[in-house]
């Protein structure tokens, strides 16, 4: 260095749940648009632009040209010949091309790839032979006439490359005859011979020549037919067809062919989808995908197909013909009303529809088309330029520097932060754009629409150029302030009810930028239709069952074909497009050149291991014979005992039956009970067994006869006969159905009795269909193993049922081994789990059937079956974001086990009745201030409301304020007095400070005055919140770390077996450990040693006082109590019971202590505080009045209803407290509260202070009393500024209810209940009967845990997770909304049968007519108006399908916080549910028969597993 091959490609999220793991939908991030809105918008390229109404069109242009075919007319030129130009005609050529749509069309339309032995091709190329001589006409014209006008008609004149005869005729066509060659059936090529028919036009040029014209071959190019394969959807479209299939004559055609016609024949098509609907123009391609795919078919290209509709044909090489004729139809326009005339789906362009889609533009210079010999003429094809961000594609809107981090906005914890080097500013630059100049290629050479364009210079100069979306998550990007389920958002999940990162604004950020978003469609994500690549036991899925058609698919072995398969070869796959590699526009997009490579197909050669086909064998698959053998297998018959009714007899007498308790009902007309005789149905006790049998549904006395199938054992036979099975067909529980029996028992509907709120239910007494047989229907079940069928393999163990074999044994049973059914356990694998595991839900093969979100719906419409009931077979609209499945922690459960608590029982005593206090509600008020509210609000906050308190209310005042700080200025200021006022407060008088510093003067505190800053709010929000508290509950819980263990949630430790007051301890385990709790440690009481010893104790003593500390007491400091000791049980544990000892025994008594959490529990009014709200008031002073109201309800509570008591008189025993703004002895005065005057006392000293219930003596003697003491009169005390509203307390008088309390309810387990008293705090005084403590006297009962309540652990159940105070199911009103059905009515669509029937090919007929040939002529041949017919567009008429439109009215259905009945599912949901099926019933539903388990809970039964 070539050559070849390989190769580039695959992201996810969000949503069902307290949480998990799978099902499974529904959004979302991508990309593409012929797109369209909404905001915005400098500039250039290259591109693209009616997706709708194939709707209707005004005006212009889009197809002519040729005078070198032709005669005429006109104008100019020239003396003329002539020459040049115009028009119209004739004539040749083009007008079938190019331009446009995309209606029709499911078809040989298109694409592919063949075929024509069955076809044509002007023009262009090349080839062979020709172009002789004639004729007769006609348009323009030219003159009449007609018409309104389009146009028309008569005569008349004229030329041709117009038209027409004759010669002439090769290799053209025919016919005859014969011959060669090939072929693919029919046949095709070639050459001869003889006969027969057919041409021609000329024009230009002085010429050479040139352009034409005929007859033929060949070629090229184009067409035309045919034929394999391909090509949407519906089966709720299943049969379709008379020219239909076909065949024989004719005819037509360029050219086969029922392509037309006669006549014959009875055929053709279809589940491999005929027909018949619907929708659609195909294709290269384009979009999008890793690919397979899917969707799509603008622009560019090839093909069809169409030109207002429909129909037809003519000329022509071609047409059934967009800017060409005829007809008929709708429209539109002209009119003189007689008749004409048109066709933008060609470029523009209007009008309409519609979200929506461009200039009535330039030029033939370029490509290219048409005629011409040429110049040339045309040429909305084309090139080009306008208009539109409509799409790619590229460039700009500055660059550097600049920190007092300006202003200014915003936030803010007030310090700062951000916007931000951003800007201002300084310094450059010159892309586009402006001005001026110069200027292409495109076109080597005539010719330049675009265009003075592209591009170059030059000039000034940051100047004239950014904007739209997003910022809760998914998704990059957050704060603030409004607003208050309002207004709004929203793709999905959701957000918004006063602190909204989600709504609206703002700043600040994110993204992408001349655009950015929104809408709509298409792919992709979606493995979510799975061929690549998905499932059906419980998520949506296995037909109930079976036996067979077609189809699929199919043992082992040789042979032989080559269909599939693999190979190699060819020839076609149009360009363009798409990749690679180059090249041109400054790059880019765009575009040019080469290159490869697809393009699943067609042909042909080859190879043969697998499939397939043929053929030939075998035997293990199936099948068969033989022999054995089990069975509730199926039919049909006779049979049999027990029970039940019910009849008749007898005995016998008041009941019987039923229930959770009751009635209904039977029963004195004699039931129930009992004996004994009958009748009649229907069912088969025990045996009975996760035991047999069968394909399921299903089958149970016993007996016979019929009769299907299995199984096991050996041998023989048969030779792949097999397996599955769309359609088909048979079976097929209960239930109901039609006709006929039966009908004892049961037992829908239905009476009748209970239950209830109601009871159309559960329950009770009757009770018809039914249930039973015969015979036909019906065809569906939770028809379940929720598991289709078949074959193959893939550890074991352990039962049983049926067979065979082996060992042992006389023989059975027993043991082994094997085969066929049935269960369980179990490893692997499987599986979301759960489970399934040789009877698979493993692991493979085949074949059938089904799923594809939930609801709407197994409905409606249609169709088939049904005697009906209904079955089957099956949507759509709407509508939601989710409906499932498993398993997971809670919570419940009128589930279950175990266990604790004054939870119940056992017991005392109360509460509920009375008076009366208090507190609440409620009522009322100017106001009753406000909060607590089920235990856990209601003698609570409140441990003191006349005023004050005081938050209310009424009325009077202040306004920088009663109260903090700052600043200025002045001054003492308070205090007294006087005057006004209810007061607050006003007004005037009066006296008058401290520190330093010599002074001046300064500074504190303090006062007035003023100004802003700000105070001040018991105003809201405990649902923003700290703190602090209640309650489960002093219940024994609640948790980690690390291992295990499960995909995971999550378990495990913590469960277990024991024990304990305790998750206390022990013991056992995949767990070892630890933490908050629990006991322990802390106070207080019980005993004791002990040490102090005043104020206290004893003692003396009148007393002062002194002595002591033994006891009581107090103050310290120690001891004790720990299941430590014995016994016993218990596992040799923890511990439990008993005893000893001890003041105390098992936690000794009481308190303090309150775990992780729960109730959005309370509390913003105890304080504290985020936010909002008030600011001459919602603050703050100051007076009255209110929190104390009263018809009532309800909590706590106090006195009581007496004699276990009350009066009266004597008499005894405490403790914790508390006192100088006090406590207040003793004397004194008063009945008495109290008053007087004072000792003591800062308290073990001294007051409060006489406790009281208790003893004793007395009186009352059972009554509204001598009980009770509300209530109300009088008369006084105290407090205190004041005691009306509105205090207490004394004294005389009054003397209310009230005789032990309905329904229910609350407290206590020992120094406890119960009863008595005392004391304090709060406070001036007290409404304290309250609440905190003291202490005195002092019981009763607890068998025991069935039940109430509340807990605690396990365990089951579940549709609950806001957690049963759940969830949730129907009718019924009420709104919206989409569909079904409806007497009808409309509208398209078509089908049949009739009728009528235009133009027009065609036949025929020809009598009007006629110029070319023949004929002297007549006339003839030949042409042909016109006539007739077939045929037929439109047209009418009658009946039918189909599809939609609309509709009184019915019908169910979705969906709609807070209508109304009830309570059906979920928990044993309170009657277990579901399932079919009949039948009641306002409704969810009930009962009735069968039937599953997807039923809890108890107990036996089996069966497993350990031992």
């Nucleotide at each position: 260095a070539u050559c070849u091959u390989u190769a580039u490609g695959g992201a996810g999220a969000g949503u069902u749940u307290g949480a998990u793991c799978c099902u499974g939908g529904c959004u979302c991030a991508g990309g593409a648009c012929u797109a369209a809105c909404g905001c915005u918008g400098g500039c250039g390229g290259c591109g693209u632009g009616c997706c709708u109404a194939a709707c209707a069109c005004a005006u212009g242009c889009a197809a002519g040209u040729c005078g070198a075919a032709c005669g005429c007319g006109g104008g100019g030129g020239g003396c003329a010949a002539c020459c040049c130009c115009c028009g119209a005609g004739u004539g040749g050529c083009a007008g079938a091309c190019g331009g446009g749509u995309g209606a029709g069309u499911a078809a040989c339309a298109c694409g592919u790839g063949g075929u024509c032995a069955a076809c044509c091709u002007a023009c262009c190329u090349u080839c062979u032979a020709g172009u002789g001589g004639g004729g007769g006409a006609u348009a323009a014209c030219u003159a009449g006439c007609c018409g309104a006008a389009a146009g028309g008609u008569u005569a008349g004149c004229u030329a041709a490359u117009a038209c027409c005869g004759c010669a002439u005729a090769c290799g053209a066509u025919c016919c005859a005859c014969a011959c060669c060659g090939g072929g693919c059936a029919u046949c095709c090529g070639g050459a001869g011979u003889g006969g027969a028919u057919g041409a021609a036009a000329g024009g230009a040029g002085c010429a050479a020549u040139c352009c034409g014209c005929u007859a033929g071959g060949a070629g090229a190019c184009g067409g035309g037919a045919c034929c394999g394969c391909g090509u949407c959807c519906c089966a709720u479209u299943a049969g379709c067809u008379a020219g239909u299939u076909g065949g024989u004559g004719g005819g037509g055609u360029a050219a086969c062919g029922g392509c037309c016609u006669a006549c014959c024949a009875a055929g053709g098509c279809u589940c491999c989808g005929a027909u018949g609907g619907g929708u659609a123009g195909c294709u290269g391609g384009c979009u999008u995908g890793a690919g397979a795919g899917a969707g799509c078919g603008a622009c560019c290209a090839g093909c069809c197909a169409c030109a207002c509709u429909g129909g037809g044909a003519c000329u022509g090489a071609g047409a059934c013909a967009c800017g060409g004729c005829c007809c008929a139809g709708a429209c539109u326009c002209c009119u003189a009303c007689g008749g004409g005339a048109g066709g933008c789906a060609g470029c523009a362009g209007u009008g309409a529809g519609g979200a929506a889609u461009u200039u009535u533009c330039c030029g033939c210079a370029a490509u290219g088309g048409g005629c011409g010999a040429a110049a040339g003429c045309c040429u909305g094809a084309c090139g080009g330029a306008g208009c539109g961000a409509c799409g790619c594609c590229g460039c700009g809107u500055g660059u550097g520097g600049g920190a007092u981090g300006a202003a200014g906005g915003c936030c803010u914890u007030c310090g700062g932060g951000u916007c931000g080097u951003a800007a201002a500013c300084c310094a450059c630059u010159g892309u586009c754009g402006a001005a001026g100049g110069g200027g292409a290629c495109g076109a080597u050479a005539u010719u330049g629409a675009c265009g003075g364009u592209a591009c170059c210079c030059u000039u000034g100069g940051a100047g004239g150029a950014a904007g739209c979306c997003c910022c809760g998550g998914c998704u990059a990007a957050c704060u603030a302030c409004g607003u208050g389920c309002c207004a709004g958002c929203a793709g999905c999940c959701g957000c918004g009810g006063u602190a909204a990162g989600a709504c609206g604004u703002a700043g600040g950020g994110g993204g992408c930028a001349a655009g950015c978003g929104u809408u709509g469609u298409c792919c992709g994500g979606a493995a979510u239709u799975a061929u690549u690549g998905g499932g059906c036991g419980u998520a949506a899925a296995g037909c109930g069952c079976u036996c067979g058609u077609a189809g699929g698919c199919g043992g082992a072995u040789c042979g032989g074909a080559a269909a599939g398969u693999c190979u190699g070869c060819g020839a076609a796959g149009a360009a363009a497009g798409a990749c690679c590699c180059g090249g041109g526009c400054u790059c880019a997009a765009c575009u040019c050149g080469g290159g490869g490579a697809a393009c699943g197909g067609c042909g042909u050669g080859g190879a043969u291991a697998c499939u397939u086909c043929c053929g030939g064998u075998c035997u293990u698959g199936a099948g068969g014979u033989u022999g054995u053998u089990a069975g509730a297998g199926g039919g049909u018959g006779a049979u049999g005992g027990a029970a039940u009714u019910c009849c008749c007899g007898g005995u016998g007498u008041a009941g019987c039956g039923g229930u959770g308790a009751a009635a209904u009902g039977c029963g004195u007309a004699g039931a129930u009970a009992u004996c004994g005789g009958g009748a009649g149905g229907a069912a088969c006790a025990c045996c009975a067994g996760u035991g047999g049998c069968g394909a399921a549904g299903g089958c149970g006395a016993u007996c016979a006869c019929c009769u299907g199938g299995g199984a096991c054992a050996a041998a023989c036979c048969u030779g792949a006969c097999g397996c599955u099975g769309a359609g088909g067909a048979g079976c097929g529980a209960a239930a109901g159905c039609u006709a006929g029996g039966g009908g004892a028992g049961c037992a829908a509907a239905c009476g009748g009795g209970a239950u209830u709120a109601g009871a159309u239910a559960c329950c009770c007494c009757g009770g018809u269909a039914g249930u039973c047989c015969u015979a036909g229907c019906c065809g569906u079940a939770a028809a379940c193993g929720a598991u289709g069928g078949a074959u193959a393999c893939u550890a074991g163990g352990u039962g049983u049922u049926g067979g065979u074999g082996g060992u042992a044994u006389c023989g059975a049973c027993u043991c082994c081994a094997c085969c066929a059914g049935u269960g369980c356990c179990g490893c692997a694998g499987u599986u979301a789990a759960c489970a399934c595991a040789a009877u698979a839900a493993g692991u493979a093969u085949c074949c059938c059937g089904c799923c594809u979100g939930g609801g709407g719906a197994g409905u409606a419409c249609g169709g088939c079956c049904g005697c009906a009931a209904g079955g089957u077979u099956a949507a759509a609209a709407c509508u939601c974001a989710a409906a499932g499945g498993a398993a997971u922690u809670g919570a419940c459960g009128g589930g279950g086990g175990c266990c604790c608590g004054c939870a119940c029982a056992a017991g005392c005593g109360g509460u509920g009745g009375a008076g009366c206090a208090u507190g609440u509600g409620g009522u009322u008020u100017a106001a009753u201030u406000c909060g607590a509210c089920g235990c856990a609000a209601c003698g609570c906050g409140a441990a003191g409301a006349a005023c004050c308190u005081u938050a209310c209310c009424g009325g009077g005042g202040c306004u920088u304020g009663a109260c903090a700080u700052c600043c200025u200025g002045c001054g003492a200021c308070a205090u007294c007095c006087u005057a006004g006022g209810a007061g607050a407060c006003u007004a005037g008088g009066u006296u008058u400070u401290c520190u330093a510093g010599c002074a001046a003067u300064a500074g504190a505190a303090c006062g007035c005055a003023g100004a802003g800053a700000c105070a001040g709010g018991u105003g809201c929000u405990g649902c923003a919140u700290g703190g602090c508290u209640g309650u489960c509950g002093u219940c024994a819980g609640c948790u980690c770390g690390u291992g295990c263990c499960g995909u995971g949630a999550g378990g495990u430790g913590u469960u277990g077996g024991g024990u304990u007051a305790a998750g206390u301890c022990c013991c056992g385990c995949a767990a070892c450990g630890a933490g908050c709790g629990c006991a322990a440690c802390c106070c207080u009481u019980g005993u004791c040693g002990u040490g102090u010893g005043u104020u206290g104790g004893u003692a003396g003593g009148u007393a002062a006082c002194u002595a002591u500390c033994u006891c009581u007491c107090a103050c310290g400091c120690g001891a004790g109590a720990c299941c430590g000791c014995c016994g016993g049980u218990g596992a040799c544990a923890a511990g439990c019971c008993g005893g000893a000892g001890g003041a105390a025994g098992g936690u000794g008594g009481g308190g303090a202590u309150g775990a992780c959490g729960u109730c959005a529990a309370g509390u913003c009014a105890g304080c504290a505080u985020g936010g909002c709200c008030c600011u001459u008031a919602c603050g703050u002073c100051c007076c009255g009045g209110g929190c104390u109201a009263c018809a009532c309800a309800c909590g706590u509570g106090c006195u009581a209803c007496a004699a276990u008591g009350g009066g009266g008189a004597g008499g005894a025993c405490a403790a914790c407290g508390a006192g100088u703004c006090g406590c207040g002895a003793a004397c004194c005065c008063g009945c008495g509260a109290g008053g007087g005057c004072u000792a003591g006392c800062u308290a073990a000293u001294c007051u409060c202070a006489c406790a009281a219930a208790c003893c004793u003596c007395u009186c009352c003697u059972c009554a509204g009393u001598u009980c009770g003491g509300a209530u109300u009169g009088a008369a006084g005390g105290c407090u205190g500024c004041a005691a009306c509203u509105c205090g207490c307390c004394u004294u005389c008088a009054u003397g209310a209810a009230g005789u032990c309390g309905g329904a229910a309810u609350c407290g206590c387990u020992a120094g406890u209940a119960a009863a008595c008293g005392c004391a304090g705090a709060u406070c001036a005084g007290c409404u304290a009967c309250g609440c905190u403590g003291c202490g005195u006297u002092g019981a009763a009962u607890a068998c025991g845990u069935u039940c109430c309540c509340g807990g605690g652990c396990c365990u089951u159940g579940u549709a609950c997770a806001c957690a049963c105070c759940g969830c949730c199911c129907g009718u019924c009103a009420c709104g919206u909304c989409a569909c079904c059905u409806g007497a009808g009515u409309u509208u398209a669509g078509u089908g049949u049968a009739c009728c009528c029937g235009a133009a027009g090919c065609c036949a025929c007929c020809c009598g009007a007519g006629c110029a070319a040939c023949c004929g002297c002529a007549a006339g003839g041949a030949g042409c042909a108006a016109g006539g007739u017919g077939u045929c037929u567009a439109a047209g009418g008429u009658a009946u039918g399908c189909u599809a939609g439109g609309u509709a009184a009215g019915g019908g169910g259905g979705a969906c709609g916080a807070a209508g109304u009945c009830g309570u059906a599912a979920c928990a044993a949901g309170g009657u277990a549910g579901c399932c079919g099926u009949a039948u009641c019933g306002g409704a969810a539903g009930g009962u009735g028969c069968g039937g599953c388990u997807g039923g809890a809970u108890c107990a036996c039964c089996u069966c497993c597993u350990u031992u």
Predicted 3D model of a 1507-nucleotide RNA (small-subunit ribosomal RNA) from a bacterium.